RNAcentral holds the full RNA, with entries from ENA and SILVA. Small-subunit ribosomal RNA, central domain from an uncultured bacterium, 350 nucleotides, folded computationally. The coordinates come from a structure-prediction model, not an experiment, and the mean pLDDT is 82.
Context: one part of a larger RNA
């Protein structure tokens, strides 16, 4: 640069918001930039080609033609794209009502279990194991009642369930709040999709500064095992986990499948609304809109599998890939307290 890919071979950025850029609904009018067609300048000469002629031929040369696919004005055209104006509503947005959930912060509570303090009862083992043993205990353990204190998690309900862009989110009760659906259409009238760079948010473990600390536990000790045991099995146990204020920015962050839009035959099970017959209510059926699953039809795929939640058929925008290794390594650069993170080769060798 051309063509080909990204579920698992290499390859979707962790997620979103959103600059610029790329694309972008239906209808009339204009106007002619793109975009056609028509002239008219220019495209140097040589080279290429096409005819012809000169050197005996031929290379060579010499004359005319063609070409120069490009560019600049003029004059037209007007289906499409683009610009102007003008109209719409089907795309999007906001508006009212209800139903479910999540987050954040302050503030009261809950109970089960643990562990420790005190006191009662009681008196020898208790606790571990494949079997031990360290380990606890005559300073009274363990077991069992009261009572207290504390810290960290919310059993049942709980569900291939629900909510969230993702990470994630489960005791319960108040105030605060973002999104999504459905229904009713009332208003705006393309305000739309994607989205290089930006900004934001982002499991766990780490860091910083202060607090907490009950269980469990990297590290550490100390008993086993074992040839040996820097493990796997056991006793203890520090960071930590847990709160507050920052920082870091990475995971098999996975559905290993980027967003957004239309279309393409079925079943069957869940959530959440709306609607329907009847005077009304309720439930049971249906219809219907979103959301989750489970089967499979056609196609698609190397299969395995997908299969309306597409990996199927199209359009649109970006993000990645180009043999294993060296290497996500060295170098530079840039962020970070720091560990480190982003970007990220080459020689060499199969």
């Nucleotide at each position: 640069u051309u063509g080909g890919g990204c579920u698992u071979a290499a390859a979707g950025g962790g997620u979103g918001c959103g600059u610029a850029g790329g694309c972008g609904g239906a209808c009339c009018a204009u106007u002619a930039a793109g975009u056609c067609g028509g002239g008219u300048g220019u495209g140097a000469a040589a080279u290429c080609c096409u005819u012809c002629g000169g050197c005996u031929c031929a290379a060579c040369c010499g004359a005319a033609g063609a070409a120069u696919u490009g560019c600049g004005c003029c004059c037209g055209a007007u289906a499409c794209u683009g610009g102007u104006g003008g109209u719409c509503u089907u795309g999007a947005g906001g508006g009212a009502g209800a139903c479910a959930g999540g987050g954040g912060u302050g503030a009261a509570c809950g109970g089960a279990a643990c562990u420790g303090a005190u006191g009662g009862u009681g008196g020898a083992g208790c606790g571990g194991u494949g079997a031990a043993a360290u380990g606890c205990g005559u300073u009274g353990a363990u077991a069992u009642c009261a009572u207290c204190a504390g810290g960290a998690a919310c059993a049942c309900c709980g569900g291939u369930g629900g909510c969230g862009a993702a990470a994630g989110c489960g005791g319960u009760u108040c105030a605060c709040u973002g999104g999504g659906u459905c229904u009713c259409u009332u208003c705006u009238g393309a305000c739309g999709c994607u989205g290089a760079g930006g900004c934001a948010c982002g499991a766990a473990a780490g860091c910083u500064a202060g607090g907490g600390u009950a269980g469990c536990g990297a590290a550490c000790g100390g008993g086993a095992u074992u040839a040996g045991a820097u493990a796997c099995c056991c006793c203890g146990g520090u960071a930590g986990u847990c709160c507050u204020a920052g920082c870091u920015g990475u995971a098999a962050a996975c559905g290993a499948u980027g967003a957004g839009c239309a279309c393409u035959g079925g079943a069957u099970c869940g959530a959440g609304g709306a609607c329907u017959c009847c005077c009304c209510c309720a439930u049971a059926g249906g219809u219907u809109c979103u959301c989750g699953g489970u089967c499979g039809u056609a196609g698609c795929g190397a299969a395995a599998g997908u299969g309306u939640u597409a990996a199927g058929u199209g359009c649109u925008c970006c993000g990645c890939c180009u043999g294993g290794g060296g290497a996500g390594u060295a170098u530079g650069g840039u962020c970070g307290c720091a560990a480190g993170g982003c970007u990220g080769a080459a020689a060499c060798u199969c």